[in-house]
Molecule: transfer RNA
Organism: Candidatus Vidania fulgoroideorum
RNA sequence: AGAGAUAUAUCUUAAAGGUAAAGUGGUGAUCUCCAAAAUCAUUAAUAAAGGUUCAAAUCCUUUUAUCUCUA
Numbered sequence: 001a002g003a004g005a006u007a008u009a010u011c012u013u014a015a016a017g018g019u020a021a022a023g024u025g026g027u028g029a030u031c032u033c034c035a036a037a038a039u040c041a042u043u044a045a046u047a048a049a050g051g052u053u054c055a056a057a058u059c060c061u062u063u064u065a066u067c068u069c070u071a
Stems, first nucleotide, its partner, number of pairs: 001070007011023003018054001025043006047063005
């Protein structure tokens, strides 16, 4: 320099154009003599900017970051 892939919660992963799901973590409660475990509640997310659409995490364009390949 060229080609491609990925970006969603603290972390690890889901999601058919139609309410963003779960595990894990944090906080609180129940239980217990105390703790652990278990149970319940709560917390928190679509990389950025545009476009298409009644409706976009999803489709299109550009940018940013990371990774891979070629030279």